RNA sequence: GCGGAGGGACGGGAGGUCGCGGACCGGCCGCGAGCGAGUCUCGAGGUGCGGUUCGAGGAAAGUCCGGGCUCCGUAGGGCACGGUGCCGGGUAACGCCCGGGCGCCGCGAGGCGACGGAAAGUGUCACAGAGAGCAGACCGCCGAUGGCGGCUACGCCGCACAGGCAAGGGUGAAAGGGUGGGGUAAGAGCCCACCGCGCCGCUGGUGACAGCGGCGGCACGACAAACCCCACCGGGAGCAAGGCCAAAUAGGGAGCGAGCGGUGGCCCGCCGCGCUCGAGCUCCGGGUAGGCCGCUAGAGGCGCCGGGCAACCGGUCGCCCCAGACAGAUGACCUUCGCGGGGCGUCCUUGCGAGGCCCCGUCACAGAACCCGGCUUACGUCCCUCCGCAACC
Numbered sequence: 001g002c003g004g005a006g007g008g009a010c011g012g013g014a015g016g017u018c019g020c021g022g023a024c025c026g027g028c029c030g031c032g033a034g035c036g037a038g039u040c041u042c043g044a045g046g047u048g049c050g051g052u053u054c055g056a057g058g059a060a061a062g063u064c065c066g067g068g069c070u071c072c073g074u075a076g077g078g079c080a081c082g083g084u085g086c087c088g089g090g091u092a093a094c095g096c097c098c099g100g101g102c103g104c105c106g107c108g109a110g111g112c113g114a115c116g117g118a119a120a121g122u123g124u125c126a127c128a129g130a131g132a133g134c135a136g137a138c139c140g141c142c143g144a145u146g147g148c149g150g151c152u153a154c155g156c157c158g159c160a161c162a163g164g165c166a167a168g169g170g171u172g173a174a175a176g177g178g179u180g181g182g183g184u185a186a187g188a189g190c191c192c193a194c195c196g197c198g199c200c201g202c203u204g205g206u207g208a209c210a211g212c213g214g215c216g217g218c219a220c221g222a223c224a225a226a227c228c229c230c231a232c233c234g235g236g237a238g239c240a241a242g243g244c245c246a247a248a249u250a251g252g253g254a255g256c257g258a259g260c261g262g263u264g265g266c267c268c269g270c271c272g273c274g275c276u277c278g279a280g281c282u283c284c285g286g287g288u289a290g291g292c293c294g295c296u297a298g299a300g301g302c303g304c305c306g307g308g309c310a311a312c313c314g315g316u317c318g319c320c321c322c323a324g325a326c327a328g329a330u331g332a333c334c335u336u337c338g339c340g341g342g343g344c345g346u347c348c349u350u351g352c353g354a355g356g357c358c359c360c361g362u363c364a365c366a367g368a369a370c371c372c373g374g375c376u377u378a379c380g381u382c383c384c385u386c387c388g389c390a391a392c393c
Base pairs, nucleotide, nucleotide: 001389002388003387004386005385006384007383008382009381010380012337013336014335015334016333017332018331020055021054022053023052024051025050026049027047028046029045031043032042033041034040035038057365061376062375064374065373066372067371068370069238070237071236072235081234082233083232084231085230086100087099088098089097090096101115102113103112104111105110116229117228121227122226123223124222125221138169139168140165141164142163143161145158146157147156148155149154177195178194179193180192181191182190196218197216198215199214200213201212202211203210204209242293243292244291245290252284253283254282255281256280264276265275266274300320301319302318303317304315305314306313307312339361340360341359342358343357344356346354347353348351
């Protein structure tokens, strides 16, 4: 220099003008209370006024996983259903994180892995192929048999031939261990060595597992993000959760319901008496509008010390307070510096150089809504460590 691997940091800086939301202080406005009766004091509120102060993110996103919190439900347990799945640790918890084991990929730094069980049962294994699971003779090998050639050894041709054979070819993702040797008519774990596999034991390790030794001729094909089995986890709904205060109007309930009552109904032959209804007034109750709480100080942030390989944990330690809206604020413009792009010309050491002027952009992804821990996705720039290759010293 080129190509790669892993990790970390930041997310334009400063100033000004105007504007928006929260909190606090003051002013103003009405309301209530008090006695000292003042145009006083106190309290709760409102506010088109003034001031101070705070005001998005590393992902606020996707809403995928886990928890806090709230309500419903609830004696306890099970079934069903869903999820997770090597081992050890971390954590409030997790499908997350850290460390390790094993397998695969990479020359390497490193990366990836739903990584329990297929000798419980069921199922599937397309196409091709003779045969796809206690297998299979299509070509083939050996043997039998007929013919021909040859002195023989043997070779060639035929055969719906009693038979033996899984070594070779061929099909396939996969054909019932692999390589080599012995053996045989030809073959075959038929026998042997090594490798693989299985079982047992010993040693090391908390464990996953690893190493070593012995035995077994191989018995056990693949698939469980197919059913299933085993172990563990999970009650449901979600801040529009949920709680409190509470108008106007219209319903509901209770009481009163006066007067020359009276335009009603029942009763009655009529009057009278009585009952009911009744506008209106008062009170109670439920719900709505509206308001308040939940609501943001917390598994909180930064630093230091201690423990741990690390994730992380602990501290009588120090500093800090860091948005809380409810149609939803966090914005607009200007100056300057920085950054990016473009143009012009200057210098000399003519280069992937230095410094100057002008123009353009104001910037990538993206905007909190109960809170927190993760994962994933989107995205601009800078830095560190490591690996490989090439060249030079």

Notes: Predicted 3D model of a 393-nucleotide RNA (Bacterial RNase P class A) from a Gemmatimonadota bacterium. Taxonomically the source falls in Gemmatimonadota (Bacteria, Pseudomonadati). Model confidence (mean pLDDT): 75 of 100. It is recorded under the gene name rnpB. RNAcentral holds the sequence, with entries from ENA. Of the family's consensus pairs, 93% are formed in the model. Rfam family: Bacterial RNase P class A. Rfam classes the family as a ribozyme.